[in-house]
RNA sequence: GGCUCCAUAGCUCAGUGGACAGAGCGCUGGUCUCCUAAACCAGAGGUCGCGAGUUCGAUUCUCGCUGGAGUCG
Numbered sequence: 001g002g003c004u005c006c007a008u009a010g011c012u013c014a015g016u017g018g019a020c021a022g023a024g025c026g027c028u029g030g031u032c033u034c035c036u037a038a039a040c041c042a043g044a045g046g047u048c049g050c051g052a053g054u055u056c057g058a059u060u061c062u063c064g065c066u067g068g069a070g071u072c073g
Base pairs, nucleotide, nucleotide: 001072002071003070004069005068006067007066010025011024012023013022018056027043028042029041030040031039049065050064051063052062053061
């Protein structure tokens, strides 16, 4: 340098054109307990990597850029 794939919550990931963007773990508060843990209940936390395009509408499709992984030379 060529090709392929990935980028969504603190972490691991789902969601692949229209719903208020979700789960598990973690975090915070509560219930319980002598205390802690566990269990149960509730809650906070997101410019969906950045920019542009297509569309009535984009996390989702297209292009570029950035970062990462793999592969070929």
A computed fold for a 73-nucleotide RNA from Astyanax mexicanus, annotated as transfer RNA.